[in-house]
Context: one part of a larger RNA
Molecule: small-subunit ribosomal RNA, 5' domain
Organism: Orbilia oligospora
RNA sequence: UAUGCUUGUCUCAAAGAUUAAGCCAUGCAUGUCUAAGUAUAAGUAAAUUAUACAGUAAAACUACGAAUGGCUUAUUAAAUCAGUUAUCAUUUAUUUGAUAGUACCUUAUUACUUAGAUAAUUGUGGUAAUUCUAGAGCUAAUACAUGCUAAAAAUCCCGACCUCCAGAAGAGAUGUAUUUAUUAGAUAAAAAACCAAUGCCUUUGGGUUUUUUAAUAAUUCAUGAUAACUUAACAAAUUGUAUGGUCUUGCGCCAGCAAUAGUUCAUUCAAAUUUCUGUUCUAUUAACUUUCGAUGAUAGGAUAGUGACCUACCAUAGUUUCAACGGGUAACAGGGAAUUAGGGUUCGAUUCCGGAGAAGGAGCCUGAGAAACGGCUACUACAUCUAAAGAAGGCAGUAGACACGCAAAUUACCUAAUCCCGAUUCAAAAAAAUAGUAACAAUAAAUACUGAUACAGGACUUUUUUGGGUCUUAUAAUUAGAAUGAGUAUAAUUUAAAUCCCUUAACAAGGAACAAUUGGAGGGCAAGUUUGAUGCCAGCAGCCGCAAUAAUUUUAGUUUUAAUAGCAUAUAUU
Numbered sequence: 001u002a003u004g005c006u007u008g009u010c011u012c013a014a015a016g017a018u019u020a021a022g023c024c025a026u027g028c029a030u031g032u033c034u035a036a037g038u039a040u041a042a043g044u045a046a047a048u049u050a051u052a053c054a055g056u057a058a059a060a061c062u063a064c065g066a067a068u069g070g071c072u073u074a075u076u077a078a079a080u081c082a083g084u085u086a087u088c089a090u091u092u093a094u095u096u097g098a099u100a101g102u103a104c105c106u107u108a109u110u111a112c113u114u115a116g117a118u119a120a121u122u123g124u125g126g127u128a129a130u131u132c133u134a135g136a137g138c139u140a141a142u143a144c145a146u147g148c149u150a151a152a153a154a155u156c157c158c159g160a161c162c163u164c165c166a167g168a169a170g171a172g173a174u175g176u177a178u179u180u181a182u183u184a185g186a187u188a189a190a191a192a193a194c195c196a197a198u199g200c201c202u203u204u205g206g207g208u209u210u211u212u213u214a215a216u217a218a219u220u221c222a223u224g225a226u227a228a229c230u231u232a233a234c235a236a237a238u239u240g241u242a243u244g245g246u247c248u249u250g251c252g253c254c255a256g257c258a259a260u261a262g263u264u265c266a267u268u269c270a271a272a273u274u275u276c277u278g279u280u281c282u283a284u285u286a287a288c289u290u291u292c293g294a295u296g297a298u299a300g301g302a303u304a305g306u307g308a309c310c311u312a313c314c315a316u317a318g319u320u321u322c323a324a325c326g327g328g329u330a331a332c333a334g335g336g337a338a339u340u341a342g343g344g345u346u347c348g349a350u351u352c353c354g355g356a357g358a359a360g361g362a363g364c365c366u367g368a369g370a371a372a373c374g375g376c377u378a379c380u381a382c383a384u385c386u387a388a389a390g391a392a393g394g395c396a397g398u399a400g401a402c403a404c405g406c407a408a409a410u411u412a413c414c415u416a417a418u419c420c421c422g423a424u425u426c427a428a429a430a431a432a433a434u435a436g437u438a439a440c441a442a443u444a445a446a447u448a449c450u451g452a453u454a455c456a457g458g459a460c461u462u463u464u465u466u467g468g469g470u471c472u473u474a475u476a477a478u479u480a481g482a483a484u485g486a487g488u489a490u491a492a493u494u495u496a497a498a499u500c501c502c503u504u505a506a507c508a509a510g511g512a513a514c515a516a517u518u519g520g521a522g523g524g525c526a527a528g529u530u531u532g533a534u535g536c537c538a539g540c541a542g543c544c545g546c547a548a549u550a551a552u553u554u555u556a557g558u559u560u561u562a563a564u565a566g567c568a569u570a571u572a573u574u
Base pairs, nucleotide, nucleotide: 001570002569003568004567005566009444011442015437016404022402024400026399027398028397031064032063037061038060043056044055062423071357072356073355081278082277083276086273087272090271091270096266097265098264110237114145122136124134125133126132154174155173156172158170161167175234176233177230179228180227181226182225183224184223199208200207201206236260238259239258240257241256243255244254245253246252247250280328281327282326287319288318289317294316295315296314298312299311300310301309332354334352336347337346338345339344359380360379362377363376364375382393384391385390410435412434418431449481450480451479452478453476454475456473457472458471459470460469461468462467487507488506489504491503517563518562519561520560521559522544523543528558530557531556532555533554539546540545
């Protein structure tokens, strides 16, 4: 693990892994809206401050999610995985914290806000058919586009003029990001004298004092500067909601708190590669890799980035009896499980973690993230509808059907809890929880208790030993008493709503129930020299054996023994 017989209660609860990663009818399993993106529903509600709008709100556009979860274990043997390193070799939506005065190039300019579409909606239609869509007519934006506005200083580079020592009107450039090149990014090491030229401060004697450089064990790092580069990045034409301040009373100016969006840096959530060590059986596998990358150098390409990852051109290497390479595995790895004095042996599909996969291979779009499958494309194998032109498909999600088998549950209820997702306190979720099935395992422990009487013993005791008394053991078609839950059930409790449990009124025990079984009874091995039946037959028996007319072993009755709500059998394993 399965099967057989049996089964009253309580708690707990594995469950189509083994065989076919076989195939699937049907339903459901991923959607989402706040004060705060977009409402003229010809939807609704009515009022009330609302004749641009204002409540609520289907649909649709927009945005985010759908890469999580759930399932399975086919592949896979230095692969995955485990522990341990590295990223000075990288990407990262979201979260949280910081963070942007520089845009126009030239003068009649929209900056109190620009341009053109499109859906829903309306109407006309096509097809047998689909979550198919065509033509026409409207209208939105945080969709898609376009595009202004702002300081001072400083620095750099040209430079008219010019007494050519020196000075300088004037012109231009300088946000972040991208790409390339150059450059700064220092520092182990003391004191004094002399010679020559000479600047600055000077009391004309002299003095010369100072320079900035973060981090690491370590960098071409962080950071800065210069010259260019860019069809293409950003620097808000957005939303809600309070109203206030100020006078030059103007449809003046200024201003708050939020929400979205946004560049770069960090952070977080991760991811991707990566160092070292570690794996089952096999030599009836001893050599293997290298044409077509095998091992390495250089350069380039590709990549988020490293790297033969790919290409070019060179070199000839790399692994191996310390078992390479090949083959087998009824092999996903690990945490773990069973057994065990210690060492070990066997198992681990399965709730946690990591990998891989969605009928088989392959390719790709979108996106921060997928080589995604409840996304797309093609091929192969299956297979559905059809009016035969065409169209649609992927349960190793959850229920359920078939098949396969020794072998495995309901086409149930619910978002109350736990979390997750979304524009979100509100919606959704076969994730999850709750019931149903369930002798997979595991927990507790009903099926009776106590007298009296009778009879039969035993021990002790006693003045009459044919007896009496005390205590005690079993037996009994005698009799009495109390106790209780299994079950039925009013109620409350429980719960999302119920159920069950725990509570609890009322009923509820005398043998014909409310009735315990499953294997044994020669030995091993606890327990019959009982009675019928059978007669080397039927049969039993793990093994030894039993049975041929007195069977301790078969088959029945009876008695008895072991474990007991369980027991037996088969198989695997220690």